The RNA shown here (transfer RNA) has 73 nucleotides and comes from a bacterium. The sequence was found in a public genome assembly. Its Rfam family is "tRNA". Its family is annotated with triplet codon-amino acid adaptor activity in the Gene Ontology. Its mean pLDDT, the model's own confidence on a scale to 100, is 81.
[in-house]
């Protein structure tokens, strides 16, 4: 310096053709047990990196900026 690919919950990730943003652990409350731990249940948690654009609607598609990786020079 070229290319290509990843960023979505507190961690790992899923989202299929643009059409209600989930799962799974971890924290939290009941249950159960003398306790805990195991399990069973529930409720929460989210500017989908940032800023733009294109739609009637953008995590999804462009454009640009950060960040990381992985190949080539």
């Nucleotide at each position: 310096g070229c290319a290509c690919c990843c960023u979505u919950a507190g961690c790992u990730c899923a989202g299929u053709u643009g059409g209600u943003a989930g799962a799974g652990c971890a924290a939290c409350c009941c249950c159960u047990u003398u306790a805990c731990a195991c399990g069973g249940g529930g409720a929460a948690g989210g500017u989908c990196g940032g800023g733009g654009g294109u739609u009637c609607g953008a995590g999804u598609c462009c454009c640009u900026c950060a960040g990381g990786g992985u190949g080539c020079a």